[in-house]
Context: one part of a larger RNA
RNA sequence: GAGUAGCGAUAAAGCGGGUGAAAGGCCCGCUCGCCGAAAGCCCAAGGUUUCCUGCGCAACGUUCAUCGGCGCAGGGUGAGUCGGCCCCUAAGGUGAGGGCGAAAGCCGUAGCUGAUGGGAAACAGGUCAAUAUUCCUGUACCUCGUUUGAAUGCGAUGGGGGAACGGAGAAGGUUAUGUCGGCCGGGUGUUGGAUGUCCCGGUUUAAGCGCGUAGGAAGAUCUCUUAGGCAAAUCCGGGGGGUCAAUUCCGAGGCGCGAUGACGAGCGAGCUUGCUCGCGAAGCGACGCAGACCCCGCUUCCUGGAAAAGCCUCUAAGCUUCAGUUCGAAUGAGACCGUACCGUAAACCGACACAGGUGGGCAGGAUGAGUAUUCUCAGGCGCUU
Numbered sequence: 001g002a003g004u005a006g007c008g009a010u011a012a013a014g015c016g017g018g019u020g021a022a023a024g025g026c027c028c029g030c031u032c033g034c035c036g037a038a039a040g041c042c043c044a045a046g047g048u049u050u051c052c053u054g055c056g057c058a059a060c061g062u063u064c065a066u067c068g069g070c071g072c073a074g075g076g077u078g079a080g081u082c083g084g085c086c087c088c089u090a091a092g093g094u095g096a097g098g099g100c101g102a103a104a105g106c107c108g109u110a111g112c113u114g115a116u117g118g119g120a121a122a123c124a125g126g127u128c129a130a131u132a133u134u135c136c137u138g139u140a141c142c143u144c145g146u147u148u149g150a151a152u153g154c155g156a157u158g159g160g161g162g163a164a165c166g167g168a169g170a171a172g173g174u175u176a177u178g179u180c181g182g183c184c185g186g187g188u189g190u191u192g193g194a195u196g197u198c199c200c201g202g203u204u205u206a207a208g209c210g211c212g213u214a215g216g217a218a219g220a221u222c223u224c225u226u227a228g229g230c231a232a233a234u235c236c237g238g239g240g241g242g243u244c245a246a247u248u249c250c251g252a253g254g255c256g257c258g259a260u261g262a263c264g265a266g267c268g269a270g271c272u273u274g275c276u277c278g279c280g281a282a283g284c285g286a287c288g289c290a291g292a293c294c295c296c297g298c299u300u301c302c303u304g305g306a307a308a309a310g311c312c313u314c315u316a317a318g319c320u321u322c323a324g325u326u327c328g329a330a331u332g333a334g335a336c337c338g339u340a341c342c343g344u345a346a347a348c349c350g351a352c353a354c355a356g357g358u359g360g361g362c363a364g365g366a367u368g369a370g371u372a373u374u375c376u377c378a379g380g381c382g383c384u385u
Stems, first nucleotide, its partner, number of pairs: 013031006032382004040362004046342002050340001051075006060068002080141002082338003086119003092113003098107003122139005142334011153319002158314004166301004172294003178287004182203006204262002208257004215250004219244008228236002263283001266279006302305001348357002364376003
């Protein structure tokens, strides 16, 4: 220079009460304003205690601070079913043998590894200051082991089926959800109206089990035969015949049970005045409607759209009073790791409490073709002078 520029989106504050040495900024209340395909909610990545409580204000906070993502201390993350681990494979990696190279090494079959994919099973309510599909209550489900009963050809690293898949388009049936009506509870005034009228609030309930619908697909089943499926096969495939004209498979939603439960507007009580405890009404119908489900469906097109295991089935070697397999019952087991909190952000990546960047899901009402626009619910904020 200079007490100058600046104090980081012009979404906005005002008042009362509390605490305190001190209050524009902290807490509580009322009013006002802003977002509302977000500036709300839930996950992934990343961060790694920032979460909650008590105490504190030197420094950090672009001001103040009694406040804080700050300092100190204590506390907090509970799983057979969520995710991982696990079983399986893709690209990629590695690579027994093998090929090549002077060597280092390069390539590569089987195999192994490797999720961003496939594979068993849980929902509703309640609860803590802080966790919950994890704790508690209620009601379920799956896998494996052991024992037992009944029946019985079992057996794989092999064969077959299945898993198993593209783009675009269209329609139907539904539900989520919404609106309206009915029902229940409360209120019904100061000036016209106003007691069966108006206003406000509520009208919520899962997995699972049972019945199996709208609809979709394929002929279904028995028998004889068989140059194929690297051996075998009763399985699959090829061929012949019989019976049935329906049969088999897939399949949302709905209804019933779950639920004489839970939740529930509100009411009552207690006191440490914002907490705890108790009681508890109605809890129905119609309509509209998804990008969600039926749908791995249907139609259509050419560029012709993963693999493997779990699963079902077939036999080989072998075993065949055993073992094994199937069904039922009882009983036992289900380890380990993650789980707090932020997560379009003051907690991640940007040297900062930085107008930047950051993948997926949810998507109320009015307007509307719409996730546009404007207003608004739930919810969250007024962006630290």

The prediction has a mean pLDDT of 80. Large-subunit ribosomal RNA, domain III from Binatia bacterium (SeqCode), 385 nucleotides, folded computationally. It matches the Rfam family "Bacterial large subunit ribosomal RNA". RNAcentral holds the full RNA, with entries from ENA. NCBI's taxonomy places the organism under Bacteria, Bacteria candidate phyla, Candidatus Binatota, Binatia (SeqCode).